[in-house]
RNA sequence: AUGCCUCGCGCGGGAGAGCGCCCCUUUCAGGGCCGCCGAAGGAGCAACCGCCCCGGAAUCUCUCAGGCACAAAGGACCGCGCGGGGCCG
Numbered sequence: 001a002u003g004c005c006u007c008g009c010g011c012g013g014g015a016g017a018g019c020g021c022c023c024c025u026u027u028c029a030g031g032g033c034c035g036c037c038g039a040a041g042g043a044g045c046a047a048c049c050g051c052c053c054c055g056g057a058a059u060c061u062c063u064c065a066g067g068c069a070c071a072a073a074g075g076a077c078c079g080c081g082c083g084g085g086g087c088c089g
Base pairs, nucleotide, nucleotide: 003087004086005085006084007083008082009081010080011079012078013077018034020033021032022031023030035068036067037066041064042062043061044060048056049055050054
């Protein structure tokens, strides 16, 4: 150099769930009630892993938060590019 891991940024892809009722409003937006969703975040259990005292742990579970016509925004995760760090060499 190449390869691998990790973090950040940019681009692309990216699901689910009521066009429910009421108040307000020209509409959008907002508020309340009930019903739902899981893939921001958070929490719980745990296969498993480790330096095995104790820790790390999910796409599972719960829905606190968030979200539920279209659109917008967000979005775990995946791919590509760039940059930083680490490992092998």
Annotation
Glycine riboswitch aptamer, 89 nucleotides, folded computationally. Its Rfam family is "Glycine riboswitch aptamer". For this family Rfam cites "A glycine-dependent riboswitch that uses cooperative binding to control gene expression" (Mandal et al., Science, 2004). The sequence was found by an Rfam model in a public genome assembly.